RNA sequence: GGGCCCGUAGUCUAGCGGCUAUGACGUCGCCUUUACACGGCGAAGGUCGCCGGUUCGAUUCCGGCCGGGCCCA
Numbered sequence: 001g002g003g004c005c006c007g008u009a010g011u012c013u014a015g016c017g018g019c020u021a022u023g024a025c026g027u028c029g030c031c032u033u034u035a036c037a038c039g040g041c042g043a044a045g046g047u048c049g050c051c052g053g054u055u056c057g058a059u060u061c062c063g064g065c066c067g068g069g070c071c072c073a
Stems, first nucleotide, its partner, number of pairs: 001072007010025003018056001027043005049065005
């Protein structure tokens, strides 16, 4: 330098172009316990990597850029 794949909450992850973006772990609160743990209930936490384009409508499709991984040279 060229090709392919990926980027969604603190971490991991789901998401045929359309209702309020899914779940697990973690965090916090309550219940339970003498207390801790386990367990139950609830809550907070997301510019969906960035900038544009297509569309009535984009996490999803297209282009560029940034970052990561693999392969070729």
Model confidence (mean pLDDT): 82 of 100. A computed fold for a 73-nucleotide RNA from a Candidatus Woesearchaeota archaeon, annotated as transfer RNA. The organism belongs to Candidatus Woesearchaeota, within Archaea. The sequence was found in a public genome assembly. Rfam family: tRNA.